[in-house]
RNA sequence: GUACCUGUAGCUCAGUCGGUAGAGCGGGAGACUGAAAAUCUCCGCGUCGGUAGUUCAACUCUGCCCAGGUGCA
Numbered sequence: 001g002u003a004c005c006u007g008u009a010g011c012u013c014a015g016u017c018g019g020u021a022g023a024g025c026g027g028g029a030g031a032c033u034g035a036a037a038a039u040c041u042c043c044g045c046g047u048c049g050g051u052a053g054u055u056c057a058a059c060u061c062u063g064c065c066c067a068g069g070u071g072c073a
Base pairs, nucleotide, nucleotide: 001072002071003070004069005068006067007066010025011024012023013022019056026045027043028042029041030040031039049065050064051063052062053061
């Protein structure tokens, strides 16, 4: 340089054909306890890497860019 893959919550990851975002762990609040731990209940804590486009509607499709990885040169 080029081809492909990945980028979603604090972390590890889901998200079928475009229909408006979730799980586990972590965290917060409450219950229980003399007080803790454990247990139970509740709470998503996110401009879906950035930008532009297509569409009534985009995490999802398209272009460009950024970051990481793999192959080829």